[in-house]
Molecule: c-di-GMP-I-GGC riboswitch aptamer
Organism: Desulfofustis sp.
RNA sequence: UAAGAAAAAGCCAAACUUGUUGAGAAACAGGGACGGAAAACCACGGAUCUGAAUAGACAGCCGGGUUGCCUUUG
Numbered sequence: 001u002a003a004g005a006a007a008a009a010g011c012c013a014a015a016c017u018u019g020u021u022g023a024g025a026a027a028c029a030g031g032g033a034c035g036g037a038a039a040a041c042c043a044c045g046g047a048u049c050u051g052a053a054u055a056g057a058c059a060g061c062c063g064g065g066u067u068g069c070c071u072u073u074g
Stems, first nucleotide, its partner, number of pairs: 002072003011036002016031006034060001040066003044063003048057003
């Protein structure tokens, strides 16, 4: 650098639910595990959602960028 999750050490946490915040999408904390090899971070381009608008949400929708554990390869 590239590939992979067989092993080993681990990590995250869908739906649902309780509380709180918000106009809302949703977010945070607790419980809970559908799954994930970047389900870590970034709202840059799309998609979707909220909103009358200004705007906002979403990274576990797709693409892109940055970084990281283990093993193997160069």